[in-house]
Context: one part of a larger RNA
Molecule: large-subunit ribosomal RNA, domain I
Organism: Deltaproteobacteria bacterium
RNA sequence: GGCAUUCGGUGGAUGCCUUGGCACCAAGAGGCGAUGAAGGACGUGGUAAAACUGCGAUAAGCGACGGUGAGCCGUUAACAGGCGUUGACCCGUCGAUCUCCGAAUCGGGAAACCGACAUCGAGUUAUGUCGAUGUGGCUCCUGGCUGAAUUCAUAGGCUGGGAGUAGCGAACGAGGGGAACUGAAACAUCUCAGUACCCUCAGGAAAAGAAAUCAAAUCAGAGAUUCCGCUAGUAGUGGCGAGCGAACGCGGAGCAGCCCAAACGUUACGUAUGCAAGCCUGCCGGCGUUGUACGUAUCGGGUUGAAGGGCCAUGCAGUUGCUUCGGCAGAAGCGACGGCGGACACCGUGAGGUUAGUCGAGCGGCCUGGGAAGGCCGGCCAAAGAGGGUGAUAGCCCCGUAGACGAAAACCGAGCGGACUGCGUGUGGUACCUGAGUACAACGGGACACGGGAAACCCUGUUGGAAUCUGGGCGGACCAUCGCCCAAGGCUAAAUACUACUUGGUGACCGAUAGUGAACCAGUACCGUGAGGGAAAGGUGAAAAGCACCCCCGCGAGGGGAGUGAAAAGUUUCUGAAACCGAAUGUCU
Numbered sequence: 001g002g003c004a005u006u007c008g009g010u011g012g013a014u015g016c017c018u019u020g021g022c023a024c025c026a027a028g029a030g031g032c033g034a035u036g037a038a039g040g041a042c043g044u045g046g047u048a049a050a051a052c053u054g055c056g057a058u059a060a061g062c063g064a065c066g067g068u069g070a071g072c073c074g075u076u077a078a079c080a081g082g083c084g085u086u087g088a089c090c091c092g093u094c095g096a097u098c099u100c101c102g103a104a105u106c107g108g109g110a111a112a113c114c115g116a117c118a119u120c121g122a123g124u125u126a127u128g129u130c131g132a133u134g135u136g137g138c139u140c141c142u143g144g145c146u147g148a149a150u151u152c153a154u155a156g157g158c159u160g161g162g163a164g165u166a167g168c169g170a171a172c173g174a175g176g177g178g179a180a181c182u183g184a185a186a187c188a189u190c191u192c193a194g195u196a197c198c199c200u201c202a203g204g205a206a207a208a209g210a211a212a213u214c215a216a217a218u219c220a221g222a223g224a225u226u227c228c229g230c231u232a233g234u235a236g237u238g239g240c241g242a243g244c245g246a247a248c249g250c251g252g253a254g255c256a257g258c259c260c261a262a263a264c265g266u267u268a269c270g271u272a273u274g275c276a277a278g279c280c281u282g283c284c285g286g287c288g289u290u291g292u293a294c295g296u297a298u299c300g301g302g303u304u305g306a307a308g309g310g311c312c313a314u315g316c317a318g319u320u321g322c323u324u325c326g327g328c329a330g331a332a333g334c335g336a337c338g339g340c341g342g343a344c345a346c347c348g349u350g351a352g353g354u355u356a357g358u359c360g361a362g363c364g365g366c367c368u369g370g371g372a373a374g375g376c377c378g379g380c381c382a383a384a385g386a387g388g389g390u391g392a393u394a395g396c397c398c399c400g401u402a403g404a405c406g407a408a409a410a411c412c413g414a415g416c417g418g419a420c421u422g423c424g425u426g427u428g429g430u431a432c433c434u435g436a437g438u439a440c441a442a443c444g445g446g447a448c449a450c451g452g453g454a455a456a457c458c459c460u461g462u463u464g465g466a467a468u469c470u471g472g473g474c475g476g477a478c479c480a481u482c483g484c485c486c487a488a489g490g491c492u493a494a495a496u497a498c499u500a501c502u503u504g505g506u507g508a509c510c511g512a513u514a515g516u517g518a519a520c521c522a523g524u525a526c527c528g529u530g531a532g533g534g535a536a537a538g539g540u541g542a543a544a545a546g547c548a549c550c551c552c553c554g555c556g557a558g559g560g561g562a563g564u565g566a567a568a569a570g571u572u573u574c575u576g577a578a579a580c581c582g583a584a585u586g587u588c589u
Stems, first nucleotide, its partner, number of pairs: 001588009015574001016539002020510002022507007029499002031168002039101003042056003046079002051075002062095006071083003106115003116135007137165010172203001173201005183190001187239001213222002226253005236244002257491003260435001264300002267297007278287002280330006305469001307434003310430007318337007339423004346418004352412004357405003363378005379396002381385001387399003440464007450476001471486005526533002546573001549561004
């Protein structure tokens, strides 16, 4: 020095464990914010230096109302000192306080700082100083003062008051923009893909939505939108390559329909005209800024394709009151009551629910053991034998579980009521209305499954540019016939999408190199100028009972006794593999 065996050291694999994750289901909630958010800075404790948590100069807290019932002063031991059955601590609801920064909003600013003004107050002989409140922008409404071209006026300017807005937030949504890698075995049309990404805006969902829709073929039929399963990888489209890829129709989920503009009328105002037209009709009396035309605004009216509506005339339809210059007679208009219907929103009521909680059956002995829940023996409950804990494996020890109850306060809220709102009909006439730079065309694009194609339908940048119900659009070039529908205004639940968040539950999901990056004070330490990147790190024991005392030693580190404990498992702590290091013994050279 090699090999072997044994005993150690080192190391932290493996096994077991789980406080943390992952995925999904159900329900809730779907927002917070100028009444100052999200997120922070700085403070705040008797000993409190750091950190977490809580809180805000009233600072691990203050008040009220409920719950609970014996302990409490967070993580956090200990000391000191306190609190509590006159109900503390803890839990819930409602309040109070809530520094500074931050949309940050009095001005400034290198965030958490600096500097003001006005009013009121404290203090000072007075100034300095301190406290409270107010003082930003934009939009709309409203009042005041001013005030051009331009005389009046208007625009504009300044200003008081009121309302709104901003910023943050995971995904889902709508709109405006919009790639490339890639695929085509290269690549340009094409594809990836209207994807990623950027911007704007909204809601608890959003969007869409009550036919200028489909269909059918000369006969019919359907009846808003959305989502799912088929139709169907079909018809098509396509350097007819790669690929892209419907609809009709059928079956389901869910169902809901409405309102304006216009014609015409009322009222108010303005402008023009202007003294006789007019004031519901007849007669009598009376009035005279009333009339007419146009414009603006309010209210009524009206809303569709068997076209509908207006206006005029004329019928038929509840009750009642009032008004129409006065009286009489008539006529007309308006309101109230009654009946039926209505989806959001408003007011009231309110079943029920949410935010603390409460009750809740049923076991003993012996044995082993450190310990009984194990074994043996004998019982009990069960609308409860889900689960967790307890010194090993517990229905009956504890928490619970099945089941049954509970709210002073706040919130949600089905249903109901109110308010609001809708509700005649026939015949005849008239031709007044029914969404215009629109439809449509040409050119250029886009979007439709459809790449310019035979290319309709839809959107529109440019240039043109209708009709008005005897009207207009569509049915995949176009024309005829036939059929369907009524554009150029608007609203509309449900079925659908998502989950940052709350509660409950589930797992042939993980079990510390796994599962979130993060089981542990992690988006931390650390790296980077910065955008950004981004770890490692769990386990004594049932209980600290965490080794009094003695010895060696440097008044060490560490160790040896003694003691605790079932066991040293000794805080580098469960188990403790291998690499690696050593000691002893044997053997070989």